[in-house]
Context: one part of a larger RNA
RNA sequence: CGUUCCAAGCUUGAGAGGAGUCAACCCUAGUACGAGAGGACUGGGUUGGACUGAUCCCUGGUGAUCCUGUUGGCCCGCUAGGGCCACCGCAGGGUAGCUACAUCGGGCAGGGAUAACCGCUGAAAGCAUCUAAGCGGGAAGCCCCCCUCGAGAUUAGGCUUGGUCGCAUUAGCGAGAGACCCCUGGAAGACUACCAGGUUGAUAGGCCGCGGGUGUAAGGACCGAAAUGUCCUCAGCCGAGCGGUACUAACGGUCGAAG
Numbered sequence: 001c002g003u004u005c006c007a008a009g010c011u012u013g014a015g016a017g018g019a020g021u022c023a024a025c026c027c028u029a030g031u032a033c034g035a036g037a038g039g040a041c042u043g044g045g046u047u048g049g050a051c052u053g054a055u056c057c058c059u060g061g062u063g064a065u066c067c068u069g070u071u072g073g074c075c076c077g078c079u080a081g082g083g084c085c086a087c088c089g090c091a092g093g094g095u096a097g098c099u100a101c102a103u104c105g106g107g108c109a110g111g112g113a114u115a116a117c118c119g120c121u122g123a124a125a126g127c128a129u130c131u132a133a134g135c136g137g138g139a140a141g142c143c144c145c146c147c148u149c150g151a152g153a154u155u156a157g158g159c160u161u162g163g164u165c166g167c168a169u170u171a172g173c174g175a176g177a178g179a180c181c182c183c184u185g186g187a188a189g190a191c192u193a194c195c196a197g198g199u200u201g202a203u204a205g206g207c208c209g210c211g212g213g214u215g216u217a218a219g220g221a222c223c224g225a226a227a228u229g230u231c232c233u234c235a236g237c238c239g240a241g242c243g244g245u246a247c248u249a250a251c252g253g254u255c256g257a258a259g
Base pairs, nucleotide, nucleotide: 001152005163006162007161008160009159010158011157015149016148017147018146021049022048023047024046025045026044027043033038051106052105053104054103055102059100060099061098062097066093067092068091069090070089071086072085073084074083075082076081110144111143112142117137118136119135120134165174166173167172178255179254180253181252182198183197184196185195186194203249204248205247206245207244208243209242210241212238213237214236219232220231221230222229
């Protein structure tokens, strides 16, 4: 821009893509078969490999924005307590998120038309013949069934709901379903898009509570010659998690339809 008024939401499915896997074991059955050795068809069940989708409850990884220990050095005048540099100095843990080594799921079953092939009836050709007319069966393959996208499918579909007003008349003014810019943000994201919000507000930050992580701060007191230990103290600190609370920031604009 189109889809022949403007919008919001829900859809149909032309068409496109994905998936489609393999094996072992148990029963049928040591049966059929076979002198024996050996050893099924078929049908049923179980498990696994690889592949694949989703997820983070569990187990782990990561977690340079969290906590702790500690070495050498520099600095805060010194002690104490801290900051910084040394691969994040080194080391021990670790929330959220992201993840696999983790967890759950998938390939099933069924229908249709067929290939080779197996048949029924059956002439040409008194017989025979699956074929010439006609009718069945028959593959991991084809079409459907399953999953995803999908009406620019220009054949542009369908349904539901809302709106299409008023005053003026050459001009114009207001209103207007809805949308956009802008702003606060996001388990959404390269950008864009998408989603949640914008004071009639919990969108983000702050603050408060909880969870969670570290592991018992500083300071003081006490025991000890001291290192250290004990008590106040399951303390102190604390990213992302879950709630609450307008304290801070969401200001301000534009477009928008037939008589």
Description:
A computed fold for a 259-nucleotide part of an RNA from Phycisphaerales bacterium JB037, annotated as large-subunit ribosomal RNA, domain VI. It matches the Rfam family "Bacterial large subunit ribosomal RNA". Model confidence (mean pLDDT): 88 of 100. The full RNA is in RNAcentral, with records from ENA.